[in-house]
């Protein structure tokens, strides 16, 4: 240099203008809207999407609910050995594939505890037994030949022929597992039912639009509870958190010590528009260099043009796995070339 393998990492930067949206702090204690409950408004400064925010596949935190114990079932996981809060994840390592290799991949306990399965070929596929050869003995013959009995590390079929295959079939063994899920759930509360407590009521109460008269006959106010609509909290200080140093371990992952606070709505903000400037292929001119008679071909290098610039969008929060992604940068390691 070429070809691969394995890991980390970015995800276009910058400036100006206009917007959305959190949070702190000011400031009238004001204005609106609602019966409350709370909600919105104004200035400044700040903070605003991923490496997958995705799929909801597996685990956890968190909430409810249910649970003395013991048995059955039910769901999972499966070399060994570790990491973790937890796992069906990770890491080391053994075996078995697959690659020269670097490295990938892998439902990898158990088939004398019991059942069940085996295409095709083949006489015969898990029940047993003989489909052809061939020895022996008998039995009919003159003899081939046929028939019976018994033998063969015998032939042939196929992955496998009586000894074993399949647990990604049931089953056994270990181990682990209660059951919903932030629309959890908690707190404030208009309406409504029934419910209680006190008051009025057939000595007629409430009703008929204000009195009166009348008519007509069982309820009627208040409070409390309740708990819809609706509103706050859960929810976004502070965490299995992030960043730097430093110890231990082959690693996974762990301690110590200094530092910083980092999205957050509720139809759901995180954007739009202009300009440099980097990037990417594509087009078209240039120059240079190798090759070639030549037409031409490759390679590098810069100019100009219009274009493009992935997959994707946070929703109660974390650790995973699996999908998707234009490029594009680093590092280690393999293999083969060639120079020394």
């Nucleotide at each position: 240099g070429a070809a691969g393998c394995c890991g980390a990492c970015c995800a276009g930067a910058c400036c100006g203008c206009c917007g959305c949206u959190g949070g702190u702090g000011c400031g009238a204690u004001c204005g609106g809207g609602g019966a409350a409950a709370c909600c919105c408004g104004g200035c400044a400064c700040u903070g605003g999407a991923g490496g997958a925010a995705g799929g909801u596949c597996c685990g956890g935190a968190c909430u409810g609910c249910a649970c003395a114990g013991g048995g059955c079932g039910g769901c999972g996981u499966a070399g060994c050995a570790g990491c973790u809060a937890a796992c069906g994840g990770c890491u080391g390592u053994c075996c078995a594939c697959c690659g020269c290799a670097a490295g990938g991949u892998g439902a990898g306990g158990a088939u004398c505890a019991g059942a069940g399965c085996a295409a095709c070929a083949g006489a015969g596929a898990c029940g047993a037994g003989u489909c052809c050869g061939u020895g022996g003995c008998g039995g009919u013959g003159a003899a081939a030949u046929c028939c019976g009995c018994u033998g063969c590390g015998g032939g042939g079929u196929g992955c496998a022929a009586c000894g074993g295959g399949c647990a990604a079939u049931c089953u056994c063994u270990a181990c682990g597992c209660g059951c919903a899920g932030c629309a959890a759930c908690a707190c404030c509360c208009a309406a409504u039912a029934g419910g209680c407590c006190g008051g009025c009521a057939a000595u007629g109460a409430g009703g008929c639009g204000g009195c009166c008269c009348g008519c007509g006959g069982a309820g009627c106010c208040g409070g409390c509870g309740g708990g819809u609509a609706g509103g706050u909290g859960g929810c976004a200080c502070c965490g299995a958190g992030c960043c730097g140093g430093g110890g231990g371990g082959c690693g996974a992952c762990u301690c110590c010590c200094g530092g910083c606070c980092c999205a957050g709505a509720g139809g759901a903000a995180u954007g739009g528009c202009g300009g440099u400037c980097a990037c990417g292929g594509c087009g078209u001119g240039c120059g240079c260099g190798c090759u070639g008679c030549a037409a031409g071909g490759c390679g590098c290098g810069g100019g100009c043009g219009a274009c493009g610039c992935a997959c994707a969008g946070a929703a109660u929060c974390c650790g995973g796995c699996c999908u998707a992604u234009c490029g594009g940068u680093c590092g280690a390691c393999u293999u083969c070339a060639c120079a020394c």
Model confidence (mean pLDDT): 78 of 100.
Bacterial RNase P class A from a Burkholderiaceae bacterium, 340 nucleotides, folded computationally.
Of the family's consensus pairs, 93% are formed in the model.
Lineage of the source: Bacteria > Pseudomonadati > Pseudomonadota > Burkholderiales > Burkholderiaceae.
It matches the Rfam family "Bacterial RNase P class A". From the family's description: Ribonuclease P (RNase P) is a ubiquitous endoribonuclease, found in archaea, bacteria and eukarya as well as chloroplasts and mitochondria.
RNAcentral holds the sequence, with entries from ENA.